[in-house]
RNA sequence: GCCUCUAUAGUUCAACGGAUAGAGCACUGGUUUCCGGAACCAGGGAUGAAGGUUCAAUUCCUUCUAGAGGCA
Numbered sequence: 001g002c003c004u005c006u007a008u009a010g011u012u013c014a015a016c017g018g019a020u021a022g023a024g025c026a027c028u029g030g031u032u033u034c035c036g037g038a039a040c041c042a043g044g045g046a047u048g049a050a051g052g053u054u055c056a057a058u059u060c061c062u063u064c065u066a067g068a069g070g071c072a
Base pairs, nucleotide, nucleotide: 001071002070003069004068005067006066007065010025011024012023013022018055027043028042029041030040031039048064049063050062051061052060
């Protein structure tokens, strides 16, 4: 230098182009307990950046950023 793949919550992962972006763990509150833990109930929190296509984009296209791999 060229090519391929990946980027979603604190973390690990889902999501035919169309439901309020959904779960596990973690976190917060409550119930329970002498206190904690466990259990149960409830809650907050996310699409790497900028454009484009579309009635509608996490999803498709372009560029960039970061990471991983391959070729030279």

Predicted 3D model of a 72-nucleotide RNA (transfer RNA) from Candidatus Woesebacteria bacterium GW2011_GWA1_38_8. Rfam family: tRNA. Rfam describes the family as follows. Transfer RNA (tRNA) molecules are approximately 80 nucleotides in length. Gene Ontology term of the family: triplet codon-amino acid adaptor activity. Rfam classes the family as a transfer RNA. Taxonomically the source falls in Candidatus Woeseibacteriota (Bacteria, Bacteria candidate phyla). Model confidence (mean pLDDT): 80 of 100.